Source information:
This is a predicted structure of a 72-nucleotide RNA (transfer RNA) from a Deltaproteobacteria bacterium. Rfam family: tRNA. About the family: Transfer RNA (tRNA) molecules are approximately 80 nucleotides in length. The coordinates come from a structure-prediction model, not an experiment, and the mean pLDDT is 81.
């Protein structure tokens, strides 16, 4: 410059168009003399971003931004 792929919580990582799982972390609580284990419960109001299409978009369409592949 050209085709192509990824982007979701603090990390990782699901989600046939039907209103965001789970794990580790991290708070708060119970347990315990006290930590630790173990247990309850919190924890995405703008899912990279700005517009579209739909009664309904993380998911489909457009233009970007970053980031890694191929060619050149």
């Nucleotide at each position: 410059u050209g085709g192509g792929g990824u982007a979701u919580c603090g990390g990782c990582a699901a989600a046939c168009g039907g209103u965001a799982a789970g794990c580790c972390a991290c708070u708060g609580g119970a347990c315990u003399c006290u930590g630790a284990c173990u247990c309850c419960a919190g924890c995405a109001u703008u899912u990279c971003u700005a517009g579209g299409u739909u009664c309904a978009a993380a998911u489909c369409c457009u233009a970007g931004u970053a980031c890694c592949c191929c060619a050149g």